[in-house]
RNA sequence: AAUUCGCCCUUAGAGUUUGAUCCUGGCUCAAGACGAACGCUGGCGGCGUGCUUAACACAUGCAAGUCGAACGGAAGUUAAGUUUUCGGAUUUAACUUUAGUGGCGAACGGGUGAGUAACGCGUGGGUAACCUGCCUUUUAGAGGGGGACAACAGUUGGAAACGACUGCUAAUACCGCAUAAGACCACGGUACCGCAUGGUACAGUGAUCAAAGGAGCAAUCCGCUAAAAGAUGGGCCCGCGUCUGAUUAGAUAGUUGGUGGGGUAACGGCCUACCAAGUCGACGAUCAGUAGCCGGACUGAGAGGUUGAUCGGCCACAUUGGGACUGAGACACGGCCCAGACUCCUACGGGAGGCAGCAGUGGGGAAUAUUGCACAAUGGGGGAAACCCUGAUGCAGCGACGCCGCGUGAGGGAAGAAGGUAUUCGUAUUGUAAACCUCUGUCUUCGGGGACGAUAAUGACGGUACCCGAGGAGGAAGCACCGGCUAACUACGUGCCAGCAGCCGCGGUAAUACGUAGGGGGCGAGCGUUAUCCGGAUUCAUUGGGCGUAAAGCGCGCGUAGGCGGCCCGUUAGGUCGGGAGUUAAAUCCGGGGGCUCAACCCCCGCCCGCUCCCGAUACCGGCGGGCUUGAGUCUGGUAGGGGAAGGCGGAAUUCCCAGUGUAGCGGUGGAAUGCGCAGAUAUUGGGAAGAACACCGGUGGCGAAGGCGGCCUUCUGGGCCACGACUGACGCUGAGGCGCGAAAGCUAGGGGAGCGAACAGGAUUAGAUACCCUGGUAGUCCUAGCCGUAAACGAUGGACACUAGGUGUGGGGGGACGAUCCCUCCGUGCCGCAGCUAACGCAUUAAGUGUCCCGCCUGGGGAGUACGGCCGCAAGGCUAAAACUCAAAGGAAUUGACGGGGGCCCGCACAAGCAGCGGAGCAUGUGGCUUAAUUCGAAGCAACGCGAAGAACCUUACCAGGGCUUGACAUACAGGUGAAGCGGGGGAAACCUCGUGGCCGAGAGGAGCCUGUACAGGUGGUGCAUGGCUGUCGUCAGCUCGUGUCGUGAGAUGUUGGGUUAAGUCCCGCAACGAGCGCAACCCCUAUUGUUAGUUGCUACGCAAGAGCACUCUAGCGAGACUGCCGUUGACAAAACGGAGGAAGGUGGGGAGGACGUCAAGUCAUCAUGCCCCUUAUGUCCUGGGCUGCACACGUGCUACAAUGGCCGGCACAGUGGGCUGCCACCCCGCGAGGGGGAGGGAAUCCCUAAAGCCGGCCCCAGUUCGGAUUGGAGGCUGCAACCCGCCUCCAUGAAGUCGGAGUUGCUAGUAAUCGCGGAUCAGCACGCCGCGGUGAAUGCGUUCCCGGGCCUUGUACACACCGCCCGUCA
Repeated sequence: AAUUCGCCCUUAGAGUUUGAUCCUGGCUCAAGACGAACGCUGGCGGCGUGCUUAACACAUGCAAGUCGAACGGAAGUUAAGUUUUCGGAUUUAACUUUAGUGGCGAACGGGUGAGUAACGCGUGGGUAACCUGCCUUUUAGAGGGGGACAACAGUUGGAAACGACUGCUAAUACCGCAUAAGACCACGGUACCGCAUGGUACAGUGAUCAAAGGAGCAAUCCGCUAAAAGAUGGGCCCGCGUCUGAUUAGAUAGUUGGUGGGGUAACGGCCUACCAAGUCGACGAUCAGUAGCCGGACUGAGAGGUUGAUCGGCCACAUUGGGACUGAGACACGGCCCAGACUCCUACGGGAGGCAGCAGUGGGGAAUAUUGCACAAUGGGGGAAACCCUGAUGCAGCGACGCCGCGUGAGGGAAGAAGGUAUUCGUAUUGUAAACCUCUGUCUUCGGGGACGAUAAUGACGGUACCCGAGGAGGAAGCACCGGCUAACUACGUGCCAGCAGCCGCGGUAAUACGUAGGGGGCGAGCGUUAUCCGGAUUCAUUGGGCGUAAAGCGCGCGUAGGCGGCCCGUUAGGUCGGGAGUUAAAUCCGGGGGCUCAACCCCCGCCCGCUCCCGAUACCGGCGGGCUUGAGUCUGGUAGGGGAAGGCGGAAUUCCCAGUGUAGCGGUGGAAUGCGCAGAUAUUGGGAAGAACACCGGUGGCGAAGGCGGCCUUCUGGGCCACGACUGACGCUGAGGCGCGAAAGCUAGGGGAGCGAACAGGAUUAGAUACCCUGGUAGUCCUAGCCGUAAACGAUGGACACUAGGUGUGGGGGGACGAUCCCUCCGUGCCGCAGCUAACGCAUUAAGUGUCCCGCCUGGGGAGUACGGCCGCAAGGCUAAAACUCAAAGGAAUUGACGGGGGCCCGCACAAGCAGCGGAGCAUGUGGCUUAAUUCGAAGCAACGCGAAGAACCUUACCAGGGCUUGACAUACAGGUGAAGCGGGGGAAACCUCGUGGCCGAGAGGAGCCUGUACAGGUGGUGCAUGGCUGUCGUCAGCUCGUGUCGUGAGAUGUUGGGUUAAGUCCCGCAACGAGCGCAACCCCUAUUGUUAGUUGCUACGCAAGAGCACUCUAGCGAGACUGCCGUUGACAAAACGGAGGAAGGUGGGGAGGACGUCAAGUCAUCAUGCCCCUUAUGUCCUGGGCUGCACACGUGCUACAAUGGCCGGCACAGUGGGCUGCCACCCCGCGAGGGGGAGGGAAUCCCUAAAGCCGGCCCCAGUUCGGAUUGGAGGCUGCAACCCGCCUCCAUGAAGUCGGAGUUGCUAGUAAUCGCGGAUCAGCACGCCGCGGUGAAUGCGUUCCCGGGCCUUGUACACACCGCCCGUCA
C1' cells in the first nucleotide's frame, strides 16, 4: 500500500426525422482489444508469439528405454595352461558386445478439442463404502525342496510377416512343504464411541497365508517376504453453480423401490431372479440445437457483457466402432484382439500400417514457421555406479504477428536563394527548411578483447551479450487523412460523367466532399482497410427504463399454484448482522521492493467479492405456540334502481286485408325519373290481421364486472348503499395456467317475418358512377336450442390499500326532537381548480400526484398480426407467432406559416347599377409560326406582345453574302527607324492598293505624325442560376419588426389580441405589458379663394398711335385660409360618426411625387459596371450589297368606320401646354394641291408655329348611300449621296370589307367616362405609337349573396418547393 470505512478519485459525448421546437426512437461515429488477414511501406535490437480452416490424408527421419551387480548362452579380444599333423584344437581366467529369459519403466512427459449440457467442470464437503508401485519410519522374518520353458541344437513350412515339431538348460522366472510376530475369515464376550448402516480397542477358540538372491576379501551395500503407520497419487458419493429454444409438455420398463444372489479396491439396478408400482416434470422433465470446463483474457466507472490462443489445473480423445489382457495403476497415442473405411507389400495363399509427438509433404484456406543444434542447464526413465535414453526441455532459424526500446542526426545559418504552389501581381507560402559552417557517433562497418549461466570437470547457445579502438552524416520514412461529426485549405482537371461515402450526404461549369498538385493537421517502422468483441447503448434498465395520445393494460370476471400481507406476547435462530477458523493451487491483476543501461520482460513479499465450519446477537423477515379487533366476513332493520330470468297484459304507429265515401292523380327529389293509380290509387271513415319496437317522463340521471339494460303487472333471483348493535377472529390482496361471461356480424336446426334492409334490379347524377340520391327488394334483423369469441370490447388509463388544498352541481341513505330553500356525514356520478406530475396536450381525493403489493404487456418502420407448426371451430375464422429482404427513418405533442368547394368581420370599378369599348371589318403596329443566305438579339400568365425602339432606305446594325486588314477602327507604355498630314491621277462596288506632287514645330534636346517590334487592344461571344446597379409585381395593400419586461423546457407567444372607430397598426378605451423603429398620415410640388409686394414684353378706364397708369386679366414671390375649430344629435363623459352654420373650399378639397419587412433564383451580362469561361490573320475590325419590312396562317394593342346626335359646302368664333437660328416663319406672288419663289420679325410673356368639336345658313333622306375609305392605276411635291427592295405628302381616277359584331372580355365614380382638336421628344425625312395640353362634358352606385384580389381573428391539416401541395392503386 492493496482490503474495509471517510476524504479523494472515477462516471464526457456527437451526427441524423422538422420551416423551426420539445420528446420518443432507431441507425451511425469517436475509445480500447486481437493467435488475425489484406493494401502501401519497411533500419536495428530485446521479450513474447505463430493451422482459429480438413479430429483431412500422410513419404522420410527422429520422439522410451535401460539393467551383464537377476540368468543361461553366443561372439570377439587378451593372458595362462594342455595338445598338435604346427594350419589349429581344447581348458581356465579377465575384458568388450549382446539376441533371449527375468526386473523396472513404458498409465509419466508431449499432442489435440472430435465427443460431452454431464457430478464433465468450478467450489465446498463426505468416504464408518475404498485402493495406492517406487519413497520415509517401525516391527518380524528369509528353513528346506521340486518340476519346467525360451535362448541353443536338429528337422521342417512360408514369397514375406511369421511359425511348427523333437531334444538340452539357468535364474531375483514358476510350484508344493515348514515356521506365523502379524494379517485375514468364522464364532460368541467385555468396554467405549458415532448422524444411520455401524465403528474402535481388548482377550479367547478354530481355519487360511510368506520369502530371492546379487556384488564385494571383508565391513557392508543393493534387493526379497509379512505387517503397521506416513507421504504422494487416485476411485466413488453429495450441497450449490454452469448456454439457447415451449412453434419441444409430458418422459420413463432396469424404468423407481425392496428382497435374495452375483460382481467390484469400494457403495450402488452395476448385473441377475422374484415382488411392489413407482420415479422425473412449468422451480421446465423429455426432445432439439450449440459447446470441452476453469484459473484467467478483453472491455466497462461499476454492475455487467463477450471470450476460454499462448501459460497453469481438470476432463475427454488418439483412423472409426467394440473388447478385454497385463499391471500398484490402462480398458492403454508410438501395446494386444475383433469389425469397418482407407493406404501399402504380395509369389494372390496371405501380410503390414495409423504424425490430434518434433520437423516435414500434399490438400483445404484470407492465413500461420526449420525435414536446424544440444543433452551444457532444468526435469524424467533405467542402473550400485560409470553411463545410456529423452523432438520433454534449453537454444538457434523464419514472419513488423504483438508489446517495448533506439535510430534515420545536433547546433548555427535570411540574400528569407533557386525550384514548386497560390496571387488582388504588391506579394504570400514551402521556410532555418536547403545550400553553407561547426560538431557528435546511438544503430551500422572494420579491428581487438571476451563472459555470467558451472560449487572440481562438462557450454548447444557462441567468438553471442558486453567492453575497447578506428572511420565517416556517410546506409536508414512512410502511411492514411484535411465538408460536418473530427485536428487539418487552396489551385487546376472533371461536369449527376468519372467517381466518393462510416452516418448525414457530395458530383448537373466557379466542387475545401471526385482525380491530381501545393500546403496543412495526425500517427510513425509503421500507417490504413476488413472481420470480430466490449464500450458509448439508461437501446433488456439489479445498479438503471417504460405502457392516456409516441411501441406497450389481457374485453370482463371467478379462482388454482405462486408472490405479498394487520396489532400484541413468548419461543426458535433458517434468512440477516458481528467475531474467529479453514479454504480460495501456481501464474495473472493490484500494492511495495528488486534485476536486465531504461522499458517490455523477469524475480521476491503482500493482498483478494466466494464457499464451509465454530461462537455470538435477535430489531426486522421466516417457522412454531398463545392472544387481540381496526382489515375481511356474518346476523338485524331500512332503502334506491332500464341488474338478471320466466310468464302475462296494454296502447300509439307502420303495413296488409275487407267494406264505405270519393276522383285523378299519388309518390319522390336539388330538379327529375323508375314505381303506384280509372281494373279507382293517394286522401278519408269503420272493421279485422300480423310482427316488431316501447313516444312523452328522459336527465354528462340510475343499475350492472364488462358486454349491456328503458311500456305495465306478477313470480323467482344476484348485487350495492345506509343505520344500529352483536358475532367470527387475519379468514386478506393479487392471480401464471384453468374455468365462465362476452356487442354486432356470421354459422347449424326449427319457427316467425309488420317495418327496416347487405346482395340484387331499375331510375337518376356523372366524362364514367359497380357510389352518395330515389323506387323496389332477398338473406338478415325477432323467437327457441347450439356454435362463434371478435370490436375505436375506449376513460385508447389492470386490480387492491393508504396518504395528499378546495369550490360547485347532481343520484341514494342517515343525523341535527318536528319542518327547512340550511348545516354535518357516508356511498355514487359530473365540472372547475392548487400543490405535485407530464415531452407537451393535459391529469389533478373517480390521479396520469406520493408510496406498497401482485398480474399483463413494450423494445425502430415496413415485411406482418402475415407464413410455417400446434391448439380451437361445422365453416367463416380465432389464439399462439417468426424469418429472409428492405428503409434512415417511422412516430407523439406543440409552434409559425401556407392552404380549405371551414367559420366570423372588413375593404377594392371586385361584383352589382351605368356609360363607352374590345372580340366581327379594313388598315397600322407588335408577337407567334412558317420561310430565308440572313429574316440579329432580348421580353413570355396577371407583371411579354404600339415592350427595349423618344423614330431600321445607307448609317444605325449587333444578322447574311462577298471583298479587305492583323499591335489592329480605339487606349497606354517601351525600344528602334523615319523629310507627317494633305492634294491630284490610275485600278476597284467600296474599303483599299498604287503613281505623282507636297515637304511639320524647335537653336538643340526633344515632341507630333507615320513605320517596325514587344507588352497589349478588341468582342452586342457565354453565364441575369456567379454579381452590382436599375426596374417590374403583390400594393399606396396596412402591414413588417425591435428593445426591455413577462409567460413557455423550447420553437415561440405577449406587445400587434379584445370593445369601438378610421382611407389607414388612424385614433380612443381596456389589457403583463411599457416603449420604439420602418411603413400610414403630415412636412414637398401643382391646382381651387383671397391679401400684399412687384409691374415688362402683360393689361387698358384710348377711336388710332405715342404717352400715361397699374383698378382689372395675367405673371411670380411672400402671406392668410380648413383645424371636426363652432352648434346640435348619437356614442362609453372617449375616439369618432351624422346633420347644420359660416366659408372660395368641409371632414384626406382635387391631383402628383413618395412604394415598409419581404416574395417571384421575376427582368436586364444588348444602357452601364463586373467575376469566371471562351475567340485572337478572328467570335476582333473596315467596306459594298442584302436582311431586320420576307407571308398559307394565329394572337395582342391601336386607328378608321359601318352613319342623320351624321356626311358635305359656305360663313363666324373661343384655348392651353410647349417649341423655334444650318430653326419657327408673318406678309406678298406662283401652283387645284403637296409645295415653290421672295421675305419682315423674333435667340422670344414682345415675332412665328395656332385650333377643332361648336354656332349660323344650305344640300343629302336611310341607300353599301354625298356613309366608309381600303386597294389599285396615273400624275406630282419634299427630304436625302441615294426613296427598286423600303419614306412621307398632294392631285385625278378607282372605290373593297364593313349595316354595330358569338362564346367571352376591358376601362371608368366627376371636370371623371365619352368626345374634339393642339403641342412636344426622337428626327435630314417618316407618328394611327408615346409623353403632355386645353375645349365640350354625362349616366349610375339598391347593396355585399355571388366572381376576382386583399386585410384581421378563429378552426382543421398527414401541406412547408407550402393545394400548381401531399398522396393511393394499376400499368410500363

RNAcentral holds the sequence, with entries from ENA and SILVA. A computed fold for a 1372-nucleotide RNA from an uncultured bacterium, annotated as small-subunit ribosomal RNA. Its mean pLDDT, the model's own confidence on a scale to 100, is 86.